[in-house]
RNA sequence: UCUGUAGCCAAGCUGGUUAAGGCAACGGUCUGCAAAACCGUGAUCGUGAGUUCGAAUCUCAUCAGG
Numbered sequence: 001u002c003u004g005u006a007g008c009c010a011a012g013c014u015g016g017u018u019a020a021g022g023c024a025a026c027g028g029u030c031u032g033c034a035a036a037a038c039c040g041u042g043a044u045c046g047u048g049a050g051u052u053c054g055a056a057u058c059u060c061a062u063c064a065g066g
Stems, first nucleotide, its partner, number of pairs: 001066004007023003016053001025041005046062005
């Protein structure tokens, strides 16, 4: 100095009301069974605190990694 967002990858980071997407997983439809295909399901954002009507997004501390 940079990074830390679902099992994995990853967008969002000039604060605003529902946190994209892909892979995997699970459930369902279909099938003689299975695969494929289609439909559906999951995260309050490393941790703690602060500012604010409101924070993944700002500030401070701290932890882990480069």
Predicted 3D model of a 66-nucleotide RNA (transfer RNA) from uncultured Treponema sp. Model confidence (mean pLDDT): 82 of 100.